[in-house]
RNA sequence: GCGGAAUUAGUAUAAUGGUAGUACGCUUGCUUCCCAAGCAAGAGACACGAGUUCGAUCCUCGUAUUCCGCA
Numbered sequence: 001g002c003g004g005a006a007u008u009a010g011u012a013u014a015a016u017g018g019u020a021g022u023a024c025g026c027u028u029g030c031u032u033c034c035c036a037a038g039c040a041a042g043a044g045a046c047a048c049g050a051g052u053u054c055g056a057u058c059c060u061c062g063u064a065u066u067c068c069g070c071a
Base pairs, nucleotide, nucleotide: 001070002069003068004067005066006065007064010024011023012022013021018054026042027041028040029039030038047063048062049061050060051059
């Protein structure tokens, strides 16, 4: 330099164009003498910028970061 893949909550990871879930973690409550465990509730995320569309995490283009391969 060229090609490919990935980027979603604090962490890991789903979601083939129509209100973004799950697990662990966090907070609060219940339970317990206390802790742990258990139960219930809650807060918290689509890497960034543009385009297409009635509507984009999803499709297109660009940028950034990471990884793989080729030279």

Transfer RNA from Candidatus Giovannonibacteria bacterium RIFCSPHIGHO2_02_FULL_46_20, 71 nucleotides, folded computationally. RNAcentral holds the sequence, with entries from ENA. Rfam family: tRNA. The family's RNA type in Rfam is transfer RNA. Gene Ontology term of the family: triplet codon-amino acid adaptor activity. Lineage of the source: Bacteria > Bacteria candidate phyla > Candidatus Giovannoniibacteriota. The coordinates come from a structure-prediction model, not an experiment, and the mean pLDDT is 82.